[in-house]
RNA sequence: AUCUUAUCCAGAAAGGCGGAGGGAACAGGCCCAUUGAUGCCUUAGCAACCAUUCUUUAGCUACAGAAAAGGUGCUAAUUCCUGCCCCAACCAGGGGAAAGAUAAGAA
Numbered sequence: 001a002u003c004u005u006a007u008c009c010a011g012a013a014a015g016g017c018g019g020a021g022g023g024a025a026c027a028g029g030c031c032c033a034u035u036g037a038u039g040c041c042u043u044a045g046c047a048a049c050c051a052u053u054c055u056u057u058a059g060c061u062a063c064a065g066a067a068a069a070g071g072u073g074c075u076a077a078u079u080c081c082u083g084c085c086c087c088a089a090c091c092a093g094g095g096g097a098a099a100g101a102u103a104a105g106a107a
Stems, first nucleotide, its partner, number of pairs: 002106007013043005021032003026083004044075003049071002052067004079099001084096004
């Protein structure tokens, strides 16, 4: 890098470095940013996908729930919104897809 499955309207920031753009890519919009963003490091935190333990039985497995926090992940805005399809006469709005992110697995 590819494929499969699941989830994506909840949640969670301080310090240091650094110095100009950033919010994945393209376009439109809307935001963030010299009152220092994005990024990197440290610490802290959030969540509970996998692993672990318990409910649990002679033993095993599945589902569900609970505990805890080992492996990840995350800590502006719904994945910031729209783009393609469907419903809605149009609009407003709603649903789905695509793309992306994360986890677990596969050859």
This is a predicted structure of a 107-nucleotide RNA (SAM riboswitch aptamer (S box leader)) from a Calditrichota bacterium.
The prediction has a mean pLDDT of 84.
The model forms 97% of the base pairs in the Rfam consensus.
It matches the Rfam family "SAM riboswitch aptamer (S box leader)". Gene Ontology term of the family: regulation of gene expression.